The prediction has a mean pLDDT of 81. Predicted 3D model of a 508-nucleotide part of an RNA (small-subunit ribosomal RNA, 5' domain) from an uncultured bacterium. RNAcentral holds the full RNA, with entries from ENA, Greengenes and SILVA.
Context: one part of a larger RNA
RNA sequence: GACGAACGCUGGCGGCGUGCUUCAUACAUGCAAGUCGAACGGGGUCCAAUCAGUGGCAACACUGAGGAAGACCUAGUGGCGAACGGGUGAGUAACACGUGAGGAACCUAUCCCGGUCUCUGGAAUAACAAGUGGAAACACUUGCUAAUACCGGAUGCCGUCAUCACCUCUCCUGGGGAGAUGACGAAAGAUUCAUCGGAUCGGGCGGGCCUCGCGGCCUAUCAGCUAGUUGGUGGGGUAACGGCCUACCAAGGCAUCGACGGGUAGCUGGUCUGAGAGGAUGAUCAGCCACACUGGGACUGAGACACGGCCCAGACUCCUACGGGAGGCAGCAGUAGGGAAUCUUGCGCAAUGGGCGAAAGCCUGACGCAGCAACGCCGCGUGCGGGAAGAAGGCUCUCGGGUUGUAAACCGCUUUCAGUAGGAACGAAUUUGACGGUACCUGCAGAAGAAGGUGCGGCCAACUACGUGCCAGCAGCCGCGGUGACACGUAGGCACCAAGCGUUGUCC
Numbered sequence: 001g002a003c004g005a006a007c008g009c010u011g012g013c014g015g016c017g018u019g020c021u022u023c024a025u026a027c028a029u030g031c032a033a034g035u036c037g038a039a040c041g042g043g044g045u046c047c048a049a050u051c052a053g054u055g056g057c058a059a060c061a062c063u064g065a066g067g068a069a070g071a072c073c074u075a076g077u078g079g080c081g082a083a084c085g086g087g088u089g090a091g092u093a094a095c096a097c098g099u100g101a102g103g104a105a106c107c108u109a110u111c112c113c114g115g116u117c118u119c120u121g122g123a124a125u126a127a128c129a130a131g132u133g134g135a136a137a138c139a140c141u142u143g144c145u146a147a148u149a150c151c152g153g154a155u156g157c158c159g160u161c162a163u164c165a166c167c168u169c170u171c172c173u174g175g176g177g178a179g180a181u182g183a184c185g186a187a188a189g190a191u192u193c194a195u196c197g198g199a200u201c202g203g204g205c206g207g208g209c210c211u212c213g214c215g216g217c218c219u220a221u222c223a224g225c226u227a228g229u230u231g232g233u234g235g236g237g238u239a240a241c242g243g244c245c246u247a248c249c250a251a252g253g254c255a256u257c258g259a260c261g262g263g264u265a266g267c268u269g270g271u272c273u274g275a276g277a278g279g280a281u282g283a284u285c286a287g288c289c290a291c292a293c294u295g296g297g298a299c300u301g302a303g304a305c306a307c308g309g310c311c312c313a314g315a316c317u318c319c320u321a322c323g324g325g326a327g328g329c330a331g332c333a334g335u336a337g338g339g340a341a342u343c344u345u346g347c348g349c350a351a352u353g354g355g356c357g358a359a360a361g362c363c364u365g366a367c368g369c370a371g372c373a374a375c376g377c378c379g380c381g382u383g384c385g386g387g388a389a390g391a392a393g394g395c396u397c398u399c400g401g402g403u404u405g406u407a408a409a410c411c412g413c414u415u416u417c418a419g420u421a422g423g424a425a426c427g428a429a430u431u432u433g434a435c436g437g438u439a440c441c442u443g444c445a446g447a448a449g450a451a452g453g454u455g456c457g458g459c460c461a462a463c464u465a466c467g468u469g470c471c472a473g474c475a476g477c478c479g480c481g482g483u484g485a486c487a488c489g490u491a492g493g494c495a496c497c498a499a500g501c502g503u504u505g506u507c508c
Stems, first nucleotide, its partner, number of pairs: 001507003005504005012380006018373002020338001025336003029333003034080003039077002042074005050065006087291003097215007106207002111204008119153004128143006158185007166177004189196002217263003224254003229251008266288004270281004293314005316327004344370001346369003352366001353364004383413004393404004417449001419444004427435001452497005457478003463492005473480002
């Protein structure tokens, strides 16, 4: 000097930040991922015509039935999303991360750009209806029905594979180009008529993989390690290369330039410190990685081996009619526990961004805000001017005085901030403001409501008196204290910082 700090004493306001560093401990409650009726069939509510009744001279009113077209809602089928966003740092010493250079054997839903196409059939099933079982979770039987759900057929701009011959680069293996033949491969419609979709191909965007060099911990009181181990061939598997897996064959591969083992640890941009070199560190913000009660597994999908999905095992918790079921806050709040120690079970989708939707819109604890905490940084205030009988009081004294001290009183003035009344933006746009009656502006009253902490032997700025008497105590180091202690305790005075000041811890 610094801190995600803590502790002691003290504490007026504002702005901007920051806030479980410990138990990756266990979690009550609420919320954190939905959306589309312009894909689909149902179901429900409302409702016009019309009919009947009552009242009325009539117009019409009320009640009931009715239910076309239409409006609204949505449990189910279907689509997209749920792999993003948010959290945590347990594991990991590794191509995990960072950086530079390269590589070949790949995938890419939505979105953006550019081609071409969108023809024709079929069989079901949920919902629903009827019934059954169960405490529940839920399950079963029969019957009916739709689609942008599912399954065929056709076509093929094009793509994939095979064969053929040609051109070209190359020493060769091989690569590139255009071509012929054959095989295989598509599609879905909706509408408020403006559009929105579907299929396929190419590109973009994004992602997976590999290599090399370099970078960054400790340990030799770890010296040898290794059988899928190292390589080859055949096969399998993957989107893809590869011992990734498998059969056979060979006997290799790594290592004192530290293999193997043990310990510790997410990595980086950065942050702190330092003149620099370096050292330490990796909170907040940003990039990458890993994880989601513990261990394992796959399914779906363009994408996961999936935090708020599934299955199995385990530990734990809960419900139960004892037959059986349910759960996973390292999301936001919040609770218990642990700890020196770390916040509200707040408001809003107005903005930015995300999902769905043609749109209106819906959802969004992302986010925007507010709340709490001197935890940090920054700013402001606690008044200004005059005022000597240098008052009183305190302290001290050589008893003359000195000092507190222009300090106070007293006189004059001002009103920032806080208070109070009115008023009222920007952020937001032709509509829509959570923040918020906030910021800001104007008026009003009155010095009014606002100062402490540590130190004073030297280092180190600042000294006297009394008390104590190697006691009580101080102390970072040197050291103070045994009767006049500038070092202990108290008082007065002084010094330094100041809404803070000290102490402790850690790093340079």